[in-house]
Molecule: transfer RNA
Organism: Nanobdellota archaeon
RNA sequence: GGGACUGUAGCUCAGUCUGGGAGAGCGCCCGACUGAAGAUCGGAAGGUCGCUGGUUCAAAUCCUGCCAGUCCCA
Numbered sequence: 001g002g003g004a005c006u007g008u009a010g011c012u013c014a015g016u017c018u019g020g021g022a023g024a025g026c027g028c029c030c031g032a033c034u035g036a037a038g039a040u041c042g043g044a045a046g047g048u049c050g051c052u053g054g055u056u057c058a059a060a061u062c063c064u065g066c067c068a069g070u071c072c073c074a
Base pairs, nucleotide, nucleotide: 001073002072003071004070005069006068007067010026011025012024013023020057029043030042031041032040050066051065053063054062
């Protein structure tokens, strides 16, 4: 220098192909249970979907550019 993949909640990830409600598990917090914890059960909070511009009635999703990480080629 060229190419591929990845970036979504505190952590691990799904959702992208096929545009329309932003989600799951774990964790944190509250409650139930217990003598008290753990386990179990119920509930709540928590997000500029890496950044930017564009297309569209509408973008995590499609397109341009950029940033970071991993890998391959040279």